Two RNAs folded together computationally: RNase P RNA and transfer RNA, 503 nucleotides in total. Rfam match: Bacterial RNase P class A. By type it is a ribozyme. Model confidence (mean pLDDT): 77 of 100.
RNA sequence: AGAGCAGGCCGGACGGUCGCUUGAUGCUUCAUCGCAUCGGGAGGAAAGUCCGAACUGGACAGGGCGCGGUGACGGCUAACGGCCGCCGGCGGCAACGCCAGGGAAAGUGCCACAGAAAUGACACCGCCGAUGGAUGGCGCCCACGUGACGCUAUCACAGGUAAGGGUGAAAUGGUGCGGUAAGAGCGCACCGCGCGGCCGGUGACGGUCGCGGCAGGGUAAACCCCACCGCCAGCAAGCCCAUGUAUGCGGCGAACCGGUUCUCGCGGCGCUUCGGCGCGGCGCGGACCGGGCGAAGCGGCCCGUUUCGCUUGAGUCGCGGGUAGGGUGCUGGAGCCGACGGGCAACCGAUCGGCCAAGAGAAAUGACCGUCACCGCCGGAUCGUGCGCGAUUCGGCGGGACAGAAUUCGGCUUACAGGCCUGCUCUGCGA
RNA sequence: UCCCCGAUAGCUCAAUGGUAGAGCGAGCGGCUGUUAACCGCUAGGUUGUAGGUUCGAGUCCUACUCGGGGAG
Numbered sequence: 001a002g003a004g005c006a007g008g009c010c011g012g013a014c015g016g017u018c019g020c021u022u023g024a025u026g027c028u029u030c031a032u033c034g035c036a037u038c039g040g041g042a043g044g045a046a047a048g049u050c051c052g053a054a055c056u057g058g059a060c061a062g063g064g065c066g067c068g069g070u071g072a073c074g075g076c077u078a079a080c081g082g083c084c085g086c087c088g089g090c091g092g093c094a095a096c097g098c099c100a101g102g103g104a105a106a107g108u109g110c111c112a113c114a115g116a117a118a119u120g121a122c123a124c125c126g127c128c129g130a131u132g133g134a135u136g137g138c139g140c141c142c143a144c145g146u147g148a149c150g151c152u153a154u155c156a157c158a159g160g161u162a163a164g165g166g167u168g169a170a171a172u173g174g175u176g177c178g179g180u181a182a183g184a185g186c187g188c189a190c191c192g193c194g195c196g197g198c199c200g201g202u203g204a205c206g207g208u209c210g211c212g213g214c215a216g217g218g219u220a221a222a223c224c225c226c227a228c229c230g231c232c233a234g235c236a237a238g239c240c241c242a243u244g245u246a247u248g249c250g251g252c253g254a255a256c257c258g259g260u261u262c263u264c265g266c267g268g269c270g271c272u273u274c275g276g277c278g279c280g281g282c283g284c285g286g287a288c289c290g291g292g293c294g295a296a297g298c299g300g301c302c303c304g305u306u307u308c309g310c311u312u313g314a315g316u317c318g319c320g321g322g323u324a325g326g327g328u329g330c331u332g333g334a335g336c337c338g339a340c341g342g343g344c345a346a347c348c349g350a351u352c353g354g355c356c357a358a359g360a361g362a363a364a365u366g367a368c369c370g371u372c373a374c375c376g377c378c379g380g381a382u383c384g385u386g387c388g389c390g391a392u393u394c395g396g397c398g399g400g401a402c403a404g405a406a407u408u409c410g411g412c413u414u415a416c417a418g419g420c421c422u423g424c425u426c427u428g429c430g431a
Numbered sequence: 432u433c434c435c436c437g438a439u440a441g442c443u444c445a446a447u448g449g450u451a452g453a454g455c456g457a458g459c460g461g462c463u464g465u466u467a468a469c470c471g472c473u474a475g476g477u478u479g480u481a482g483g484u485u486c487g488a489g490u491c492c493u494a495c496u497c498g499g500g501g502a503g
Base pairs, nucleotide, nucleotide: 001427002426003425004424005423006422007421008420009419010418012372013371014370015369016368017367018366020041021040022039023038024037025036026035027034043402047413048412050411051410052409053408054407055234056233057232058231062303063302064301065300067230068229069228070227071226073085074084075083076082087101088099089098090097091096102225103224107223108222109219110218111217124165125164126161127160128159131158132157133155134154135153136152137151138150139149173191174190175189176188177187178186192214193212194211195210196209197208198207199206200205238328239327240326241325248319249318250317251316252315256291257290258289259288260287261286264285265284266283267282268279269278270277271276292310293309294308295307296306297305335355336354337353338352339351340349341348342347374399375398376397377396378395379394380393381392382391383390384389432502433501434500435499436498437497438496441455442454443453444452449486457473458472459471460470461469479495480494481493482492483491
C1' cells in the first nucleotide's frame, strides 16, 4: 500500500422567531377556559410482535391424558429459544465464520428416475467351474473287450463369487500386499469404525494401550422415543367513583329421590269455660343432611373441588334498551453513569460518588432564519506528481437516512444517509 | 393492544417431499361467403424474497415483504 476479519460508538452543534403538549405557582372565574412565570418533552432501533419475564384477573393455580416448545458441555441471569466460555463437525491460507449439535440397535413410514437389487435386499454383464455331473481322448507291465481307477480336454448343467463394469444422492468400510479355481477381512500392514482399560479434564471430550475382522445405508426442520420446560388471558388486564336503562321479549334447557327437625309455619288430631291450651313428623311448604341430574368457575378432554339450580327453572343463545365521563394502574426501576474490587468472559458486589431523564390518552415533541461542522458536484489558486491524479485553501450549487413512545423491563430479528475509533489476519514493497 | 390466514401462467385455482398442471384468456392455423361457436397447435412460471434441513423443497423450518380477515 492492497485485500479482508472482529468489536465498539455517534446519528449534527449553537443562537433567534413562531408554534404543539404537559407539570407547578400566580391572576381571573362558581368551575372550566384563558393569560403570565418557571420547568419537562422520542430511539438505536421507540419498528416487527419472534422469545422470556414483571404486574393483574380467572377460588387454590391441583392431578392425569393430550398439545406446544427446547435439545452437545460448563456457566451467567428474575427468566429465556438470549449471552459468555469451552468441545465436536463443516468452510476459509489466515484473522475468523456457520451448525434445531439427543436417539436410526424400540417400532412405523418414505427413498422418484435409473439400476439385478433401495434393507435384515440381491446377481444383469462379467470371472471361475477347484468339487460334483455329462461327453470325448490316453494309460492300466502279450493282445482284444467290458467295468472300476488315474491323467487330461471340452461343456457351462449343479454350483461358487462380489474383485471389475454399469445405475444412483446413497449398494454391507478404504488403500496396498499375500492368497485363491476365481474371489472375498479369507490373512496381514496402515487408515477409518466399535468395545474395554489407563491418563488428563467439573464436563462435553481428548490422548494412549489392548481387543474385535467390521456389526443392521439415509431420513426424526417424517411420525415417534428420551430428557427438560410450559395452566389460560392480557393495561381495551384489573380496581374505584359518577351517569344512564326496561332484572324487557323470544328460543334451548335437568329428574328428582330418601332422611332429620314441631326448639319453624299451616293443615291435621285431642281437650275446651270458645279466650285458647296441648299432642304429633301423618300431609304440604321452610330449614338442614345425603344421593342423583343439569350448569358455571375451568379457555382441548377427563378427574378432583367450590358455587348455583332442578320446571315458580340455574345457565346459555339471539333480539331489544342504556351509558360513551373521571380517577387509578402509570412510570423511582431486576433504574442509569463513573470509580474500585472479583471473574478469561457473559456477569456480579450487603463498597464509594453522582443522577432522576416523556407519561400523553386518539395521542404533543415541529417549522423557518442565521453561523459553524459533515458529504457530493462545478470552478479558481498553491504545493507534490509516475501527468491518470492527490493534498490544502477560496467561492457557488445541492444534500442529510431509517424511522415516531402508548403498562414496564431483558433479549432476538429487521431497516438505516453519512461518519469516527480500537484490535487482528494475509499478500506485496521499502528500511 | 393482540390473534389468524394467504401469496403458483395475464385471471381463477390444482399439485401424498420426486419432470409444476387445468379452465378461461393470448397468438397462429383449420371450418365458414363472413363473424361467433367449434377443432387443432403454440407460447407464457427463478412457485412473493433471502437463508437452512434433505440426494432432492411449490410442499418442511426460520427471518422478512405484501395482501386479507378476526377479537376486546